[in-house]
Formats: sequence, C1' cells, structure tokens
RNA sequence: GCGGUGGUAGCUCAGCCUGGUAGAGCACUCGCCUGUCACGCGAGGGAUCGCCGGUUCAAAUCCGGUCCACCGCG
Repeated sequence: GCGGUGGUAGCUCAGCCUGGUAGAGCACUCGCCUGUCACGCGAGGGAUCGCCGGUUCAAAUCCGGUCCACCGCG
C1' cells in the first nucleotide's frame, strides 16, 4: 500500500442482509422481601449507534469519505 472483520448503554452483545418506536443480560438507583446482607420479585434511570457528508418522507441499517482495533496479502 491492498483486502476482510469489528466499533451500538458502565461492561458483554443483538438489531444492519430486507430502512419505519434503539433492545437483552449483567451492573446502577428505588421499592417489596429479610433481624442484616445476599438471593428472589417489582419498578426506574442510562446509548441522537466511532466521526463527517450524501440519498430518502424517514438512516444504527443504503452510498461516499475518514479514524481506531484485529486478521490476511504484498
């Protein structure tokens, strides 16, 4: 230099192909339970989707550019 995969909540990931309300588990907060803690049960807060731009009524999703990590080729 070329190609591929990945980047979404504090963490691990799904959703992308086939555009239409951003989700799960763990963690966190509150309540119930308990002598207390934990477990269990219920409720809640939290990500404008790596960044910039384009297409579209509408973009995490499609297109272009770009950054980072990993793998391969040279």